[in-house]
RNA sequence: AGAGUAGAGCGUACGCGUCGGGCCUUGCCCGGUAGUGCCAUUGGAUGGGAGGUUGCCAAUGGACGAAACAGCUUUUGCUGUACGGUGUGCGCUUGCAGCCGCU
Numbered sequence: 001a002g003a004g005u006a007g008a009g010c011g012u013a014c015g016c017g018u019c020g021g022g023c024c025u026u027g028c029c030c031g032g033u034a035g036u037g038c039c040a041u042u043g044g045a046u047g048g049g050a051g052g053u054u055g056c057c058a059a060u061g062g063a064c065g066a067a068a069c070a071g072c073u074u075u076u077g078c079u080g081u082a083c084g085g086u087g088u089g090c091g092c093u094u095g096c097a098g099c100c101g102c103u
Stems, first nucleotide, its partner, number of pairs: 001103002007094009016084003019031005038062007048100002052096001068081005
């Protein structure tokens, strides 16, 4: 000097969801529903090793709270394009402060 986490961003593929009511109806209001995000507590994992948090994950509790239409169909339902700070795989980019080790 370099390599190398948990994660993060982008792209892509496959999935989940886009509810009900009222009214003064190109909109507003009320009540619900996963997921994401927020707060508290507890626990867990985290470069090759030990160890570790202000980062990450899980559980419990709490507050808040979303997201469309069109066509076909007798209905159930199906298709298309959008939407939600939505889930997962893959690719690219980025990526451990200190100690020890590797090259």
Molecule: THF (Tetrahydrofolate) riboswitch aptamer
Organism: bovine gut metagenome